[in-house]
RNA sequence: UCCGGCAAAGCCAAACCAUUUGCAAAGAUGGGGCGGAAAGCGGCGGGUCUUUGGUGAAGAUGGCUGAGCUGCCGAAG
Repeated sequence: UCCGGCAAAGCCAAACCAUUUGCAAAGAUGGGGCGGAAAGCGGCGGGUCUUUGGUGAAGAUGGCUGAGCUGCCGAAG
């Protein structure tokens, strides 16, 4: 370095439920635990979704994905 984290320690937390914010997509907090080795960060490209009469505009999603930036642990190979 690859690799692994079902080798150990630790980390994150889907659906769902409660409270709460938002017109909505969805967000926040707590419970929960399907999963994750970047499920850490930022909407830059593509995708998807919402509002809207609209191909415009404004938004949501980083746990859809490409690229970018950063990063924990170390058994076996």
Notes
A computed fold for a 77-nucleotide RNA from a Nitrospirota bacterium, annotated as c-di-GMP-I-GGC riboswitch aptamer. Its Rfam family is "c-di-GMP-I-GGC riboswitch aptamer". Its family is annotated with cyclic-di-GMP binding in the Gene Ontology. Lineage of the source: Bacteria > Pseudomonadati > Nitrospirota.